[in-house]
Molecule: TPP riboswitch aptamer (THI element)
Organism: Hymenobacter ruricola
RNA sequence: CGGCCUGUUUAGGGGUGCUGAGGUUGUGUACAACCUCGGCUGAGAUGAUACCCAUCGAACCUGAACCGGGUAAUGCCGGCGCAGGGAACAAACAAUCCGCGGACGU
Numbered sequence: 001c002g003g004c005c006u007g008u009u010u011a012g013g014g015g016u017g018c019u020g021a022g023g024u025u026g027u028g029u030a031c032a033a034c035c036u037c038g039g040c041u042g043a044g045a046u047g048a049u050a051c052c053c054a055u056c057g058a059a060c061c062u063g064a065a066c067c068g069g070g071u072a073a074u075g076c077c078g079g080c081g082c083a084g085g086g087a088a089c090a091a092a093c094a095a096u097c098c099g100c101g102g103a104c105g106u
Stems, first nucleotide, its partner, number of pairs: 001099003006094005012053003017040011060085003066079004
């Protein structure tokens, strides 16, 4: 000096569901919306200045009011799925390793 990989930062992409109790509002009095406190899955269910993903891309979206199983219930699990999409080129720094060149010493 160059290269691979990794990490951090900048810049980029993404999701936020189900449910119990209480309260408020609305009307068809049983539901809906919102607020508060819990429960379930999960990295994350608005603690977010967080979390995850970033083309070697199942982060996430579509198909999908899909199919099978399970659950109090759910986008809970599996399938679908070498299906279709999906974040511009990236930049800076750090460490390990590899390669090349130079200087000095022996």